The RNA shown here (c-di-GMP-I riboswitch aptamer) has 87 nucleotides and comes from Smithella sp. Its Rfam family is "c-di-GMP-I riboswitch aptamer". A reference for the family is Weinberg et al. (2007), "Identification of 22 candidate structured RNAs in bacteria using the CMfinder comparative genomics pipeline", Nucleic Acids Res. The organism belongs to Smithella, within Bacteria.
[in-house]
Order: sequence, then structure tokens, then C1' cells
RNA sequence: GCUUGAAAAGGGCGAACAGUCUGAAAAGUCGGGAUGCAAAGUUAAAAACCUAAGUCUAGGCAUAGAUACGGUGAUUGAACUGCCAGG
Repeated sequence: GCUUGAAAAGGGCGAACAGUCUGAAAAGUCGGGAUGCAAAGUUAAAAACCUAAGUCUAGGCAUAGAUACGGUGAUUGAACUGCCAGG
């Protein structure tokens, strides 16, 4: 340096849920809490999925449909970085 793995050692992260704040929402912040994770570390103009403020269309209206340079890295791929042990 490459690769395999989590058996050991030292550890790390933190699902659901309830609270808090932000947001139109999806969702996110903060602390609690741990389902789990060998990258559950980082990256969102690659895909997929979620939402639809605004815009467009239909409607007399109520509303409905479409739409992401909004969101999800604990959806996948990809890129970058990384502890320990074996080869």
C1' cells in the first nucleotide's frame, strides 16, 4: 500500500419513541433513549423514494392534479477519509 474480517482489545455512532426548537411540508436542530451498524464517518445537479411552499392546469367554490436548484448519506450506487486484527 492492497485486501479480508469484527473473533479479541480500545472504542465510536445512535433507530423507534416522547420532549424541544426550526420549517408550508417532507424533514432537520438540541438533549433523553437505544433498534441496530465494521464505516450507521463526510459528500445530495447519479438513481430511487418523500414533501409541494411557490408556479401551472381544471373547477363557481371547496378542492384536485402536475412540478424541486426542498428533503432523505440509517434507500442504493459512487467518491473521499478512518481504528484494530489476519493475509